[in-house]
RNA sequence: UCGUGCUAGGCGGGGAGCCAGCGGUGCCCUGUACCCGCAAUCCGCUUCAGCGGGGCCGAAUUCCCGUGUGAGGGGGCACGCUCUCCGAGCGAUCGGUGGCGGGAAGUGGCGUCGAUGGCCAGGUCCCGCGCAAUGGGAACCUGUGAAUCCCGUCAGGACCGGGAGGUAGCAGCGGUAAGCAGUCAUUCCCAUGUGCCGCGGAUCAACCUGGCCGGAGCCAACCCCGUCGCAAGAGCCGGGGACGUCCCUCGAGCCCGGGUGCACGA
Numbered sequence: 001u002c003g004u005g006c007u008a009g010g011c012g013g014g015g016a017g018c019c020a021g022c023g024g025u026g027c028c029c030u031g032u033a034c035c036c037g038c039a040a041u042c043c044g045c046u047u048c049a050g051c052g053g054g055g056c057c058g059a060a061u062u063c064c065c066g067u068g069u070g071a072g073g074g075g076g077c078a079c080g081c082u083c084u085c086c087g088a089g090c091g092a093u094c095g096g097u098g099g100c101g102g103g104a105a106g107u108g109g110c111g112u113c114g115a116u117g118g119c120c121a122g123g124u125c126c127c128g129c130g131c132a133a134u135g136g137g138a139a140c141c142u143g144u145g146a147a148u149c150c151c152g153u154c155a156g157g158a159c160c161g162g163g164a165g166g167u168a169g170c171a172g173c174g175g176u177a178a179g180c181a182g183u184c185a186u187u188c189c190c191a192u193g194u195g196c197c198g199c200g201g202a203u204c205a206a207c208c209u210g211g212c213c214g215g216a217g218c219c220a221a222c223c224c225c226g227u228c229g230c231a232a233g234a235g236c237c238g239g240g241g242a243c244g245u246c247c248c249u250c251g252a253g254c255c256c257g258g259g260u261g262c263a264c265g266a
Stems, first nucleotide, its partner, number of pairs: 001266006009057003012030004020046005034054005063259004068254002072250005078245003082242006089236002093234002096230008106222002108219003117213008126201005131195002133192007141182004150175004158167003
């Protein structure tokens, strides 16, 4: 060095979780890797840390060690013009919004068809009276309206009378009172969230209308400045989450390097 037979070892590994710890069942990653049984009210073990049974490979492409690379997981919660959610948070700044005061360069409007201003008159407001309107009441008018205790006339019947005649009087008919209903044309009284009304008074601040004087400005909606608020969109502060970066850690797989037994025969 070769051949034969064995042995160690291998026939997947890893992360988080669970656990005193290890491994497994379940989850995730890797990616192809013998079979059966057991297991979350767990299962099996103890640092060579799944156990039991069966099968295959076997000292190397397959076993062991190390460097590098590295899917994926875990931690830090450091960083971010990043995104997102929350807060009886803040209110300096930007933006929004309300009040007040000021300005008049600009936009706009009014003004020589006469501005601001001045004077006069009237009105708006108030009081009294009148008128009208509306509403209510009363009178007037119409109708109705009394078994009897209202009126007139009173058939029949009744009473008085010798008679002539007389008396009271029911029903009916006619009328009337209180009351009821209607008409509301007229008259009177009362009231008024009434009035393009009239007269008188009060007020002379404001506004409106008109007239006169006079002859060029006036208004402040937008705008600008100041001030006091309101809200909290931007912003700031605090907290949670996502994502990314960074650091630590475990790490499948891959690449490279190194290592590995016994017997017999040639």
Model confidence (mean pLDDT): 79 of 100. Predicted 3D model of a 266-nucleotide RNA (Bacterial large signal recognition particle RNA) from a Candidatus Krumholzibacteriota bacterium. A source record names the gene ffs. Its Rfam family is "Bacterial large signal recognition particle RNA". From the family's description: The signal recognition particle (SRP) is a universally conserved ribonucleoprotein involved in the co-translational targeting of proteins to membranes. Rfam classes the family as a non-coding RNA gene. A reference for the family is Rosenblad et al. (2003), "SRPDB: Signal Recognition Particle Database", Nucleic Acids Res. The organism belongs to Candidatus Krumholzibacteriota, within Bacteria. The model forms 87% of the base pairs in the Rfam consensus.